A computed fold for a 72-nucleotide RNA from Medioppia subpectinata, annotated as transfer RNA.
Its Rfam family is "tRNA". Rfam classes the family as a transfer RNA. Its family is annotated with triplet codon-amino acid adaptor activity in the Gene Ontology. From the family's description: Transfer RNA (tRNA) molecules are approximately 80 nucleotides in length. The literature on the family includes a 1993 paper in Trends Biochem Sci by Hou, "The tertiary structure of tRNA and the development of the genetic code".
The organism belongs to Medioppia, within Eukaryota.
RNA sequence: GGGGAAUUAGCUCAGUGGUAGAGUGUUUGCUUAGCAUGUAAGAGGUCAGGGGUUCAACCCCCCUAUUCUCCA
Numbered sequence: 001g002g003g004g005a006a007u008u009a010g011c012u013c014a015g016u017g018g019u020a021g022a023g024u025g026u027u028u029g030c031u032u033a034g035c036a037u038g039u040a041a042g043a044g045g046u047c048a049g050g051g052g053u054u055c056a057a058c059c060c061c062c063c064u065a066u067u068c069u070c071c072a
Stems, first nucleotide, its partner, number of pairs: 001071007010024004018055001026042005048064005
C1' cells in the first nucleotide's frame, strides 16, 4: 500500500427494512435469625461518527474512526 471481518445495555452476544432484546451484572421488594440460593419488579442504548436511498434504516449504499486478520 491492497483485500476481508468486527463495532448494539457495565460485560458477552442476538436482532437481514416496520416503535431494540437475551444471558450475566446492577438497584429495590419478598423469602432467611443472617448470608447465599430462589422469586418479582425496575433502571441502564443518540445501535462507533457523518452523509445518502426509502413512506420507514441497527439492517441497504458511500465516507471516516478504532480493533482483528490475510497478501505484498